Annotation:
This is a predicted structure of an 80-nucleotide RNA (Glycine riboswitch aptamer) from a soil metagenome.
C1' cells in the first nucleotide's frame, strides 16, 4: 500500500420550507477522517542571557466534519 473484520463521543432540538427525498437558519453540545498549536530536546546567532528555527501525540483548538439509520471513522487484528 491492498483486501477483509472490530470501531467510540455527542439534540431523532427548535423554527421555517418541503416534491416527505431532504433543504435553510438559530441555539447546544462531539472529537477518532482531515487542518491548526506547542513540550522536552536539538541545532544557530550574538549583545552570555537573550532571540530565530526545527520538533509528537489517544494532548490541545474545533477551520473542517460530525450528533436516528447509513455512509464515513483516528487505531487495531487476520492476510497478502
Nucleotide at each position: 500500500c491492498c483486501u477483509c473484520u472490530g470501531g467510540a463521543g455527542a439534540g431523532a432540538g427548535a423554527c421555517c420550507g418541503u416534491u416527505c427525498g431532504c433543504g435553510g437558519u438559530c441555539c447546544a453540545c462531539c472529537g477518532a477522517a482531515g487542518g491548526g498549536g506547542a513540550a522536552a530536546g536539538c541545532c544557530c546567532g550574538c549583545u552570555u542571557g537573550c532571540g530565530g528555527g526545527c520538533g509528537a501525540a489517544g494532548c490541545u483548538c474545533u477551520c473542517a466534519g460530525g450528533u436516528u439509520c447509513a455512509c464515513c471513522g483516528a487505531c487495531a487484528g487476520a492476510g497478502g